A computed fold for a 1443-nucleotide RNA from an uncultured bacterium, annotated as small-subunit ribosomal RNA. The sequence is in RNAcentral, with records from ENA. Rfam family: Bacterial small subunit ribosomal RNA.
């Protein structure tokens, strides 16, 4: 300090997630030792048992034990139980923190001064008599005191009307102390008051009657409405009162660079509470945790009459919970209470126990040790790794263990801890390692298993047969007595931004203005010193953090000192700036004067054009409308046309990124009233300003109310079309409405998606309004104000903005904080309603989004090409047959190919074989390969069984080489390694192939531009078949493609003439022979030729195009081979090869038979036809290119023929297949199911072959089907092409209508590029990128989830009005009662009880508010597998979209 995640990629915005630290933690696995800490966060739930506050005989009497000394007990009395300890329920408060203040107490303690005299009456204990189960209690009697009472005294004290009045005490033991009382001061520790600070909610906006103040009185230790009577009507609140929710506060703790954020366990300070609520008493102090009274709930005892209790003290129990310890020891230390003291008490405290809960320290050994052992794992089978790791050898003994010694803590005694810490000795490597992770983030990789299963997952995401992501193993990485997980906090997050963010398009500028509070504010001078700055003082507890030392062996821990504590208060000083006050100024702002432009506003009136309607005329059959139609109007006279009239609405041209207005908005003309703006002038005022929460006003359209108006247009509605449907788009009608007046509504993509104001920061060029100057009549220059375009700096994620800022600054307001849910629900306010405004949460996702890039796509655009269309010729689709496919059938009909780019395809040829399929029979080291052992030649022949494979028997025979040891080939047998598989996966692959497409494209280097993806080059202007070439250009070059180079055909020439040829000479029936190689032809090789080279024109003086000449050939001469980067997970595991998986007496192998040839049907590709441009018959002419030895096979003979017989020649320019056919000549047929057509069937044959039944081809005779030119649709072809005619070859024993070649005859048409299809380039839009076969919306149906409404129902809290009234306190007092004092002895004063009044807790009633839970039914929302219906959006998304 960052990283992952939106995209095909990029930049940005923005959320989610991770790495860090921490914890009173919990859970899982594991666990050696010690030190120091910590340990109910939940039920302030209920508690058994024990302990936690007593002490004093030196205050007092009595009783008991004891000889006494002394000890003990219950009481009276004193002091202490207000401390210590616990908890955090309540409390949003002077509760806490901090700093101040005055009006007040303070037991015990300290200083000082003074006093301590004289009397009196009781009550416990005790005794007696009672009541009661108990707790406890009644009556009578006796008694002491430091208990109680009176009197005296009073320096000082208190009250006072200043005359006076009032108020004390206690003694004990003993000879020195401890006490007692009054008073002053202090200390300590309380009480009270004030400034400031102290959570969230405004969907809580008004609250308050003792309320605010005053006077008198009461009360308190003390101020005060603290209480009361009277008077006044105040007090608090947008700087957030009241209400609701939540919460003890702080020092501190965690985190963070800090600012902050979160938190308030342990330790320390304060507060509050003590079963719940109320109350007082005592006391210095309490409204009292281990005191009292009452009420309530609960628990316990009970003799049913009554009683007892309060662990939020320490242990402990139950319960709750994910979860938190021993019913321990000691007062030795520190402290507390009492006591003169000894001492007693002390679950405060000090210790020990339990728990890895945390922090810190230590150990589980160290050195040497390679054959790199064994085993494991992996492997390319060689090796690698575990790994110096182990073993082995040599050492050590920390910790733990055993034994011995043994502290400090205590300066006299006293040690729970504790025989502890520590020290010494001994034995032995001995007793001591786990957890998580290994796809990226994030350090660490392989094998096996599994097969979208099981599972993982913090985010992205893994898993569908080769998973570094699941599970296991080996190996590795990290931490280590721990390691992971979960939870929570801060950080990263500049993701609430004070430090330190934003708002044109990502979330975000209020629709606009006026203006209140508030915030901010021009120049000069003076004053003040509030803010501000500086110094000093006080305070900021200790602990903690930090720094420097010290002590435990170190550390954690403890300890000493310092610093810090950023704050508050007081005081002194400074005076620049801000503020306050005073005075002045003119530049901000405003006023005056003189001009100016304008659809600025309101009201009233006027005008013409058009539409419609009405009346009349002319006139006749249509009009209207559309893509095409129809509904509609019209013979009752429409449309058209002419004239007249009526009515309403809107104002053509001018008209302009022109004007005006704050915005909405404003457009004929005239008049009236009226607002604002601009310019000039510089006379006046003198900061009067800017912004603006609330507030007020204005505010398009639609809508609402009342009353008018209504021509046109037109939601709804009706009809006609379109359509699968069409509640739409189109058409014909048509009502609200649109218009006016008045009143509401208050919203819009109310947009410049850009708040208002001020200042500053290059320019250029239009335009509107004014002014000035110059020249002199419309120009130029300057200036002020508006409105546009372009553009620099700068800014921006980019697009873009750019003096009209989105630049640089200042001020003020509004708004934003992931997407969805949702601008929704509830509540409030407004509204007649519609609705507006304010405005959430649960839940859900890991994205949503902006700008730009490259592609792809578009029922976007431009340019161009192609038998793409068009123009033509011939077909297919109809028939029959052939062939392939689907389907069906079958034991099997083997498998593959599937739009173009599967379907006469793999198959250049299934009767057996092929053959992979089926049923049967048989075989198991195998039909085939290599290695080992033994034997032998094998083969062949014969016989038998069998469908055959095969089996049995017989017979025959030994092969080659040799260094004689043996080796090799073949073959039989045997065991094991292995063979074998046309079994699966073409989505694991290689290779090969198809296709876009022979389309003109696809890229790279360097440079440049851009933050970047990328762009440029490759775009542009021309041109081409072409990214072909030329020109231009931030590009310059290059590569793969194009072209050319290659083959072939076409012309010429050279070489060579046999098997070819024959002009000349001779010869023959015949180039037959001599001769010749000129010609034709052939063969092979190397040449020539064609290059837009020449001429003219066009073009840019280019490239190129058009025309021409010459030429065999002319603009690529024709044809072929040649297929860029890539696309389609295209095809092929069945050509071959191959990973993985599967079978191994079978999914291998062999044999015979069957099947691949089936047949209601459908499709593709072909053949033959339907005839006269023809069929048939007779005669007759002309090719090319091929094949041939298990071959082609002539001649001759036989057969109607297929063919057979005999047989010459030929491994081929020689022989042969082999007659080419269409054509031509003549004849016949005469438009018919024919002399067309030949299917089908019967019979008879030929050939091949082991074998033609399933299932071959051919021949002859006979038979003679459909078919008369083919619906929708669709295919090929641009010249030697289509069409038509025959010929040959491969495969092959035989079996082509297929395929591949060959030649013969030989056309028609192309205006052209609008349209269909495909493609190329440029551009544009995009929400697509699996790329339009894309994406995506809504209803409905089903499941689940959370939520709103809901007749209500059940709780909680609370307001108001009442009832009620325990205990207690205060007041009153007729009743009863009464030791101290007074008394005249009667009584009185005073007190108590009772009664009563006031206040008041529990409790009760009524009526509201609020909140929680629940509720039949219901609303929308979200999420789900591949459901249903449509296709709304994204392209002009097929009606532009949106508000």
């Nucleotide at each position: 300090a960052g990283a992952g995640u939106u995209u095909g990629a990029u930049c940005c915005u923005g959320g989610c997630u991770c790495a860090g630290a921490a914890c009173g933690a919990a859970c899982g696995c594991u666990g050696g030792c010690g030190g120091c800490a910590g340990g109910c966060c939940u039920a302030a739930c209920a508690c058994a048992u024990g302990c936690a506050a007593g002490u004093c005989g030196a205050g007092c009497g009595c009783c008991c034990c004891g000889c006494a000394a002394g000890g003990g007990g219950a009481g009276c009395g004193g002091c202490g139980g207000a401390c210590g300890g616990g908890u955090g329920a309540g409390u949003a408060a002077c509760g806490c923190g901090u700093g101040g203040g005055a009006a007040c107490g303070u037991a015990c303690c300290c200083c000082u001064c003074c006093c301590u005299a004289c009397g009196g009456a009781a009550c416990a204990a005790c005794u007696c008599c009672g009541g009661g189960a108990a707790a406890c209690u009644g009556g009578a009697g006796c008694u002491a005191a430091u208990a109680c009472c009176g009197u005296a005294u009073a320096c000082g004290c208190c009250c006072u009307u200043c005359g006076g009045g009032g108020g004390a005490a206690a003694g004990a033991u003993u000879u020195a102390u401890c006490g007692g009382g009054g008073a002053u001061g202090g200390a300590u520790g309380a009480g009270c008051c004030c400034g400031c600070g102290u959570u969230g909610g405004a969907u809580u906006a008004g609250c308050u009657a003792g309320u605010u103040g005053g006077u008198g009185g009461g009360g308190u230790a003390a101020u005060g409405g603290c209480c009361u009577a009277c008077c006044a009507a105040g007090g608090c609140g947008a700087c957030g009162a009241u209400c609701c929710a939540u919460a003890g506060c702080u020092g501190g703790u965690c985190u963070g660079a800090g600012a902050g954020g979160a938190u308030g366990a342990u330790c320390a300070g304060c507060c509050a509470c003590a079963c719940u609520g109320g109350g007082a008493c005592u006391g210095a102090g309490a409204c009292a945790c281990g005191g009292c009274c009452c009420a309530g709930a609960c628990u316990c005892c009970u003799a049913c009459g009554g009683g007892a209790g309060g662990c939020a003290g320490c242990a402990g129990u139950g319960g709750g919970g994910a979860a938190u310890c021993u019913u321990a020891g000691a007062c030795a230390a520190u402290g507390g209470g009492c006591g003169c003291a000894a001492g007693c008490c002390u679950g405060a405290u000090c210790u020990a126990g339990c728990c890895a809960u945390g922090c810190c320290g230590c150990g589980u050994g160290a050195g040497c040790g390679a054959u790199g052992a064994a085993g494991g794992c992996c492997u390319u089978a060689g090796g690698g790794u575990u790994g110096u790791a182990a073993a082995g050898c040599u050492c050590u003994u920390u910790c733990a263990g055993u034994g011995g010694g043994g502290a400090a803590g205590a300066u006299a005694a006293u040690g729970a801890c504790g025989g502890u810490a520590c020290c010494c000795a001994c034995a032995g490597a001995a007793g001591a390692a786990g957890c998580c992770c290994c796809g990226g983030c994030u350090a660490a990789c392989u094998c096996c298993g599994u097969g979208c299963c099981a599972g993982c997952a913090g985010c992205c995401g893994c898993g569908g047969u080769a998973a570094u992501a699941c599970g296991a193993a080996g190996g590795g990485g990290g931490c280590u007595a721990g390691c992971g997980u979960u939870g929570c906090u801060c950080g990263g997050a500049a993701u609430u931004a004070c430090u330190g963010g934003g708002c044109g398009u990502a979330a975000a500028g209020g629709g606009a203005g006026c203006g209140u509070a508030g915030g901010c504010g021009g120049a000069u001078a003076g004053u003040u010193u509030a803010g501000u700055c500086a110094g000093a003082g006080g305070u900021g507890a200790a602990a903690g953090c930090c720094c420097a030392g010290g002590g435990c062996u170190c550390a954690a821990c403890c300890u000493u000192g310092g610093a810090a504590u950023u704050g508050c208060c007081u005081u002194u000083g400074a005076u620049a700036c801000u503020g306050g006050c005073u005075a002045u100024c003119u530049u901000g702002a405003g006023u005056g004067u003189g001009g100016g432009a304008g659809a600025g506003g309101u009201a009233u009136g006027u005008g013409g054009a058009a539409c419609u309607c009405c009346g009349a005329g002319u006139g006749u059959a249509g009009a209207g409308g559309u893509g095409a139609a129809a509904u509609u109007c019209g013979u009752a006279g429409a449309u058209a046309u002419u004239c007249g009239g009526a009515a309403g609405a809107a104002c053509a041209c001018c008209a302009g990124u022109g004007g005006c207005g704050a915005a909405g908005g404003c457009g004929a003309c005239a008049u009236a009233c009226u607002g604002g703006c601009c310019c000039a002038u510089u006379a006046c005022u003198g900061a009067c300003g800017c912004u603006g929460a609330g507030g007020c006003u204005c505010g398009a359209a639609a809508g609402c109310g009342u009353g008018g108006g209504g021509a046109g247009c037109a939601a709804a509605c009706a009809g006609g079309a379109u359509u699968a449907g069409a509640u739409a788009c189109c058409c014909u009608g048509g009502u609200a409405g649109u218009c006016c007046a008045c009143g509401c509504c208050g919203u819009a993509a109310a947009c410049g998606a850009u708040g208002a104001a001020u200042g500053c920061u290059a320019g250029u060029u239009g335009u509107c309004g004014g002014c000035a100057u110059g020249c002199a009549u419309g120009c130029a220059u300057g200036u002020c104000g508006g409105u546009g375009a372009c553009g620099c700096a700068g800014c921006u994620a980019a697009c873009g903005c750019a003096u009209u800022a989105a630049g640089c600054a200042u001020u003020c307001c509004g708004c934003c904080u992931g997407g969805g849910g949702a601008g929704u629900a509830c509540g409030g306010u407004c509204g007649c309603a519609a609705g507006a405004u304010u405005a959430a949460a649960a839940c859900u996702c890991a994205a949503a989004g902006g700008a730009a890039u490259u592609g792809a796509c578009g029922g976007g655009g431009g340019c161009c090409c192609g038998c793409a269309c068009a123009a033509g010729c011939g077909g297919u689709g109809g028939a029959g047959c052939a062939u392939g496919u689907g389907g069906u059938u079958u034991a099997a009909u083997u498998c593959g190919a599937a739009g173009c780019a599967a379907c006469g395809c793999g198959c250049a040829g299934a009767a057996c074989c092929u053959u992979a399929c089926c049923a049967c029979c048989u075989u198991u080291u195998g039909a085939c390969a290599u290695g080992c052992c033994c034997g032998g030649a094998c083969c062949g022949c014969c016989a038998g069984a069998g469908a055959g494979a095969u089996c049995u028997g017989g017979u025959u025979u030994u092969c080659c080489c040799u260094u004689c040891g043996g080796g090799g080939a073949c073959u039989g047998g045997g065991a094991c390694a292995c063979a074998g598989g046309u079994g699966c996966u073409g989505c694991a692959u290689g290779g090969c192939u198809g296709u876009c497409g022979u389309c003109a494209g696809c890229u790279c280097g360097u440079g440049u531009c851009g933050u970047g993806a990328g762009a440029u080059g490759u775009u542009g202007g021309g041109u081409u078949a072409a990214g072909u070439c030329c020109c231009g250009c931030a590009a310059c070059g290059a590569g793969c493609g194009c072209a050319a180079c290659c083959c072939u055909c076409g012309c010429c020439a050279u070489u060579a003439g046999u098997u070819g040829c024959c002009a000349u000479c001779a010869u023959u029936a015949a180039g037959u022979u001599g001769g010749g190689c000129a010609c034709u032809c052939u063969a092979a090789a190397g040449g020539a030729g064609a290059c837009u080279g020449c001429c003219g024109g066009u073009g840019a003086c280019a490239a190129a195009c058009c025309g021409g000449a010459g030429g065999a050939a002319g603009g690529u001469g024709g044809g072929g081979a040649u297929g860029a980067c890539g696309u389609c997970a295209a095809g092929u595991c069945a050509u071959c090869a191959u990973g993985g998986c599967c079978c191994u007496u079978a999914c291998g192998a062999g044999u015979a038979g069957g099947g691949c040839u089936a047949c209601a049907c459908a499709c593709g590709u072909g053949c033959u036809a339907c005839a006269a441009u023809g069929g048939c018959g007779u005669a007759u002419a002309c090719a090319a290119a091929g094949g041939g030895a298990a071959g082609c096979g002539a001649c001759c003979c036989u057969g109607c023929g297929a063919a057979g017989g005999c047989a010459a020649g030929c491994g081929g320019a020689a022989c042969u297949c082999a007659u080419a056919a269409a054509g031509u000549a003549c004849g016949u047929c005469g438009u018919a199911g024919u002399c067309c057509g030949g299917a089908u069937u019967g019979g008879a044959g030929u050939c091949u072959g082991c074998a033609a039944c399933u299932c071959g081809a051919c021949u002859c005779c006979a038979u003679g089907a459909a078919g008369u030119c083919g619906g929708a649709a669709u295919c090929g072809c641009u010249a030697g092409u289509a069409a038509u005619c025959g010929u040959a070859g491969a495969u092959c024993a035989g079996a082509a209508u297929g395929c591949u070649a060959c030649g013969g005859u030989g056309a028609a048409u192309a205006c052209g590029u609008u349209c269909c299809c495909g493609g190329g380039c440029c551009u544009u839009g995009u929400a697509c990128a699996c790329a339009c076969c894309g994406c995506c919306c809504g209803u409905c149906a089903c499941a689940c989830c959370a939520u709103g409404g809901g007749a209500g129902u059940g709780g909680g809290u609370u307001g108001c009005a009442a009832a009620a009234g325990a205990a207690g306190u205060a007041g009153g007092u007729a009743g009863c009662u009464u030791a101290a004092c007074c008394u005249u002895c009667g009584g009185g004063a005073g007190g108590g009880c009772g009664c009563u009044u006031a206040c008041c807790a529990c409790u009760u009633u009524g009526u509201g508010a609020u909140u929680c839970a629940u509720g039949a039914c219901u609303g929308g929302g979200g999420u789900g597998a591949a459901g249903u219906c449509g296709u709304a959006a994204c392209a002009a998304g097929g009606u532009a979209a949106c508000c």